[in-house]
RNA sequence: UGAUUAUAGCGAAGAGCGGAGAGAUCGGGCUCAGCGAAACUCUGGCAACCAUCCUUUUCAGUUGAGCAGGAACGGUGCCAAAACCCGGCCGGAAACGGAAUUAUAAUUG
Numbered sequence: 001u002g003a004u005u006a007u008a009g010c011g012a013a014g015a016g017c018g019g020a021g022a023g024a025u026c027g028g029g030c031u032c033a034g035c036g037a038a039a040c041u042c043u044g045g046c047a048a049c050c051a052u053c054c055u056u057u058u059c060a061g062u063u064g065a066g067c068a069g070g071a072a073c074g075g076u077g078c079c080a081a082a083a084c085c086c087g088g089c090c091g092g093a094a095a096c097g098g099a100a101u102u103a104u105a106a107u108u109g
Stems, first nucleotide, its partner, number of pairs: 001109008013043004021032003026087004044079003049075002052071004057066003083101001089098003
């Protein structure tokens, strides 16, 4: 930086530093923000994608492999508001559904 798969209406705080924006964008809104935004740092936490361990069970009969449940010291990630809302693409009268895009993880190029 591509591809594939999975997930995204649940959950989770403070301080330091910094000094004006932030919420991905294409548009329109709305919300947060000098009572201090973003970035970065520390501490704390959430979660269970990968890894690790434990338990039941199934297959094998072998040291192992699979499903499910649990733990949480490792690798990420995350800790305002549904991925903030609506529109924008497809179906539909609409409600709504789907796709696309984005983010995160794993594998792979």
Molecule: SAM riboswitch aptamer (S box leader)
Organism: Gaoshiqia sediminis